[in-house]
Molecule: transfer RNA
Organism: Asterophora parasitica
């Protein structure tokens, strides 16, 4: 420089054919529980889904330009 891939809460992750509320785990916060602290149980906050447009009635998804990474050829 080319080709191929990803980019979703603090991290990691699903979301396959576009459909009305974006999963789930791990952190985090309240409460039970304990002399306290972990564990467990209950419940909760947290995501303009990487950017800008474009299709659409609707778009995390599809189309295009940008940015970042990653494998790979050279």
């Nucleotide at each position: 420089g080319g080709u191929u891939c990803g980019a979703u809460g603090g991290c990691g992750u699903a979301g396959u054919u576009g459909g009305u509320u974006g999963u789930c785990g791990c952190a985090c916060c309240u409460g039970u529980c304990u002399c306290a602290c972990a564990c467990a149980c209950a419940g909760g906050a947290g995501g303009u889904c990487c950017u800008c447009a474009g299709u659409u009635c609707g778009a995390g998804a599809c189309u295009g330009g940008g940015u970042c990474g990653a494998a790979u050829c050279a």